Record summary: This is a predicted structure of a 110-nucleotide RNA (SAM riboswitch aptamer (S box leader)) from a Flavobacteriaceae bacterium. The organism belongs to Flavobacteriaceae, within Bacteria. RNAcentral holds the sequence, with entries from Rfam and Ribocentre. The coordinates come from a structure-prediction model, not an experiment, and the mean pLDDT is 79.

RNA sequence: AGGUUAUCAAGAAAGGUGGAGGGAAUAGACCCGUUGAAACCUUAGCAACCCUUGCUUUAACUAGUAUAAGCAAUGAAGGUGCUACAUUCUACUUCAUAUUUAGAUAGAUU
Numbered sequence: 001a002g003g004u005u006a007u008c009a010a011g012a013a014a015g016g017u018g019g020a021g022g023g024a025a026u027a028g029a030c031c032c033g034u035u036g037a038a039a040c041c042u043u044a045g046c047a048a049c050c051c052u053u054g055c056u057u058u059a060a061c062u063a064g065u066a067u068a069a070g071c072a073a074u075g076a077a078g079g080u081g082c083u084a085c086a087u088u089c090u091a092c093u094u095c096a097u098a099u100u101u102a103g104a105u106a107g108a109u110u
Stems, first nucleotide, its partner, number of pairs: 006109003013043005021032003026091004044083003049079002051075001053073001054071004060065002087106001092103002
């Protein structure tokens, strides 16, 4: 960089350094920010993608290992991620006819 799976209205912040921007990009809207933005560091936390344990089925082989898959099961040690606002909202198609319809694109994480 390309392909692909799943999820994206839930959840979870303090301190230090820093010093004016930030909410991915374009446009519009709406917000956050000198009562301190981004970024970096420390600590804490959230979640359960990977993962731990257990159970069920199952490839292979000598029958105990073990491969693969699954689960409203189990846990949070480890690897990521995340800790204002729906991915802040709208944009394209579509339903409906005035509204949080359904989807696509793009994006984020895995």